[in-house]
RNA sequence: AGAACGAAAAGGCAAACCCAUCGCGAGGUGGGGGCGCAAAGCUAGGGGUCUCUUUUUUCGGAGACAGCCCGGCCGCCGAA
Numbered sequence: 001a002g003a004a005c006g007a008a009a010a011g012g013c014a015a016a017c018c019c020a021u022c023g024c025g026a027g028g029u030g031g032g033g034g035c036g037c038a039a040a041g042c043u044a045g046g047g048g049u050c051u052c053u054u055u056u057u058u059c060g061g062a063g064a065c066a067g068c069c070c071g072g073c074c075g076c077c078g079a080a
Base pairs, nucleotide, nucleotide: 005078006077012037013036017032018031019030020029021028022027035067041073042072043071045070046069047068048065049064050063051062052061053060
């Protein structure tokens, strides 16, 4: 220095729920909160879930979710 791994410490993120606000909605943003997280950082490429829409479905169209899995990119600390 790298790989693998995840003890400690520092720092970080923030589920449910509540308030405000935006959206038809799934949900987003800000504040409180803290279940958890070593990628719970970024990315809708593949799968998945959810919403709206076309006449219900199929097939389509438009969206949401990265804290569901895989992939891509990037990355803090350093005991065994």
This is a predicted structure of an 80-nucleotide RNA (c-di-GMP-I riboswitch aptamer) from an Actinomycetes bacterium. The source organism's lineage runs through Bacteria, Bacillati, Actinomycetota and Actinomycetes. Its Rfam family is "c-di-GMP-I riboswitch aptamer". Rfam's curators write: GEMM was predicted in a large-scale screen for bacterial structured RNA regulatory elements.